[in-house]
Molecule: transfer RNA
Organism: uncultured Christensenellaceae bacterium
């Protein structure tokens, strides 16, 4: 230099037909149980603003297509694999 794969909340990881983004688990927070704790069970948990109802933003970064993009197209970055 060329080819291919991957990048999603704090973390692992779903969503693959383009149709409510974050299912499910872990972690964390609150509660139950206990003399106390562990284990177990129940509820909550992306960010920012707001007393609140809500609003805006959020899939590596920037653009494009579309009524609608994590998903399709273009460029770039990072990691991994292959070829030279």
């Nucleotide at each position: 230099g060329c080819c291919g794969a991957a990048g999603u909340g704090g973390u692992g990881g779903a969503a693959u037909u383009g149709g409510c983004a974050g299912a499910c688990g872990c972690g964390c927070c609150g509660g139950a149980c206990u003399c106390a704790a562990a284990a177990u069970c129940c509820g909550g948990u992306g960010a920012u603003g707001g007393c609140g109802a809500c609003a805006u933003c959020a899939u590596g970064c920037g653009g494009g297509u579309u009524c609608a993009a994590g998903u399709c197209c273009c460029g770039c970055c990072u990691u991994c694999g292959g070829c030279a």